SAM riboswitch aptamer (S box leader) from a Pseudomonadota bacterium, 110 nucleotides, folded computationally.
[in-house]
RNA sequence: CACUCAUCGAGACCGGCUGAGGGAAAGGCCCUUCGACGCCGGGGCAACCAACGGGAUCCGCCCGCAUGGUGCCAACUCCUGCGAUGCCGACAUGGCACGACAGAUGAGCG
Numbered sequence: 001c002a003c004u005c006a007u008c009g010a011g012a013c014c015g016g017c018u019g020a021g022g023g024a025a026a027g028g029c030c031c032u033u034c035g036a037c038g039c040c041g042g043g044g045c046a047a048c049c050a051a052c053g054g055g056a057u058c059c060g061c062c063c064g065c066a067u068g069g070u071g072c073c074a075a076c077u078c079c080u081g082c083g084a085u086g087c088c089g090a091c092a093u094g095g096c097a098c099g100a101c102a103g104a105u106g107a108g109c110g
Base pairs, nucleotide, nucleotide: 001110003108004107005106006105007104008103013042014041015040016039017038021031022030023029026080027079028078043073044072045071048069049068050067052064053063054062055061077102082099083098085097086096087095088094
């Protein structure tokens, strides 16, 4: 970097340094000199993988734990776009549901 599978409406700050942008991209809308983003130290949340414990038993799963590996600590993945899909509505530049695209994280594999 590519591919496959799974999940994504919950949760989680206190300092130091720096100094103007940041929230993936587009349109919005937000955050931000009352110092964001980023880096460092400490702390925390969570439970994807491993370990350990328990259940189950034809090899797949469930529960717990939080030691190890990751991850995360503004807003539903912040919202939206795409669909001769479904529903609501007299109608829409409308709303809801479902699905896809894209993205993020984990695990596997090349």
NCBI's taxonomy places the organism under Bacteria, Pseudomonadati, Pseudomonadota.